This is a predicted structure of a 72-nucleotide RNA (transfer RNA) from Acanthaster planci. The RNAcentral record of the sequence draws on Ensembl Metazoa and Rfam. Rfam family: tRNA. It is annotated as a transfer RNA. Rfam describes the family as follows. Transfer RNA (tRNA) molecules are approximately 80 nucleotides in length. Their secondary structure includes four short double-helical elements and three loops (D, anti-codon, and T loops). The source organism's lineage runs through Eukaryota, Metazoa, Eleutherozoa, Asteroidea and Acanthaster.

RNA sequence: GGCGCGGUGGCCAAGUGGUAAGGCGUCUGUCUCGUAAACAGAAGACCGAGGGUUCGAAUCCCUCUCGCGCCU
Repeated sequence: GGCGCGGUGGCCAAGUGGUAAGGCGUCUGUCUCGUAAACAGAAGACCGAGGGUUCGAAUCCCUCUCGCGCCU
């Protein structure tokens, strides 16, 4: 330098055009002498950045950026 994959709550990770799942963690409650476990509930991401297409974009297109891998 070229190509491919990826960047989504604190962490992991779905979603591939129509109001962003789930798990862990956190907080509250029940239970307990108390803690943990268990059970119930709650908060928390508009999606790496900027543009474009569209009635509508995490999703499609372009540029940039960061990480990983392959090639030279």